[in-house]
This record gives sequence, C1' cells and structure tokens, in this order.
RNA sequence: UUCCCGAAAAGGCAAAACUACUGCAAAGUAGUGACGCAAAGCCCAAGGAUCCGUUGUCCGGAACUACGGUCGGUAAGUUAAAUACCGACGCCGGACAUCAGGACAGCCUGGCUGCCGAA
Repeated sequence: UUCCCGAAAAGGCAAAACUACUGCAAAGUAGUGACGCAAAGCCCAAGGAUCCGUUGUCCGGAACUACGGUCGGUAAGUUAAAUACCGACGCCGGACAUCAGGACAGCCUGGCUGCCGAA
C1' cells in the first nucleotide's frame, strides 16, 4: 500500500406509518419519521423470486326487466336482407400462458464504483 475483514470516530442512507403529488395498478417522488444498513451508492435490456398490467384459454360466481353491440343457433321466410326468440361474450374472482409490457437493487445471485482503519 492492496484485499479479506468490521472495532472506534466523523459523516452518510432511511423501513413502517402519515401528508401532498404522479401512475389504471404494482409503485415512485417530496416532507415528517427511524425499523434497520459497511455498500440500504449505481445497474432490472445479466439471471431468478415476488408483485402489477395487457391479451388469450379454462374454471367458478354475480346479474340476466328493457335497450344496444359481436359471434353462434333456432323459427317462419328469402335471390339476398330485414324480423322474432335463445345461448355465449361483455361484469367479478381464480389458474395457466402471453408481452424485448411494467414495478422491485431495503428478496437472492451477478456487474461497476466508493469513506474510515483497530484486531
């Protein structure tokens, strides 16, 4: 001097909750506030977990008076259409899949950078 490491001191960050704003949401930003943190500094387009959203399929539920939409069926009828009735979708919840979709670095691994110096 460097690395592992983490005693001391100085300084740093700031969980939950509350308030304001942003976002469909997960969540973010600011303020108050400290549960904790030696990387709780930075990188989710390095990987995984978790969460949210989109779309699709399946399952369950609610509603199903009227009107309207899409698809399918039936009736009479028809060149065709228009008509009447019924069902599914449309609403809510869940599972799985989907998207270069998002959130999360204070979930884990990984990458980059960095303050102090006792044992």